[in-house]
RNA sequence: AUUCUCAGGGCGGGGUGAAAUUCCCCACCGGCGGUGAUAGCCCGCGAGCGCCAUCCUUCGGGAUGGGUCAGCAGAUCCGGUGGAAUUCCGGGGCCGACGGUCAUAGUCCGGAUGGGAGAGAAU
Numbered sequence: 001a002u003u004c005u006c007a008g009g010g011c012g013g014g015g016u017g018a019a020a021u022u023c024c025c026c027a028c029c030g031g032c033g034g035u036g037a038u039a040g041c042c043c044g045c046g047a048g049c050g051c052c053a054u055c056c057u058u059c060g061g062g063a064u065g066g067g068u069c070a071g072c073a074g075a076u077c078c079g080g081u082g083g084a085a086u087u088c089c090g091g092g093g094c095c096g097a098c099g100g101u102c103a104u105a106g107u108c109c110g111g112a113u114g115g116g117a118g119a120g121a122a123u
Stems, first nucleotide, its partner, number of pairs: 001123006012026004027107002029096002031045004040094002048072002051066006076092005098110003
C1' cells in the first nucleotide's frame, strides 16, 4: 500500500392510570484509542442531530454530498493500597443523539442488512 474479516450493551419486579418497558419506587447497561496500573463520568475519537453546499419540492419538507469550521456531544467525589491509580479495592454520587409512541424512553420501535472510532489477518 492492497484485499479480507471483525467491530454496542441494557426494563426484571412493584405502583398510578383509560393508556406508560416512556411517569414514580426498586433494578439493569457502559463503543474505540491513550494513560506511570485495569477508566461510561481524565485526554481524545466515533455514529447521530444541527450546520453548510448542490439538486428537487405539493413550500410542510425531501435527496445527495461535506466535515471540525462554529453549535449539541453528557457525567466523580471521599477513603484505602501503592513508586505510580479521578483507572485497582471500599463507599457515596452522576451521565446517556435524533425521529416515533393511546403518556414524558440510555434500556421499546425506526433510519440501520446503514455508518464507524478502531482491532485483527493475508499479500
Predicted 3D model of a 123-nucleotide RNA (FMN riboswitch aptamer (RFN element)) from Jannaschia helgolandensis. Rfam family: FMN riboswitch aptamer (RFN element). Rfam links the family to the GO term FMN binding. Lineage of the source: Bacteria > Pseudomonadati > Pseudomonadota > Alphaproteobacteria > Jannaschia.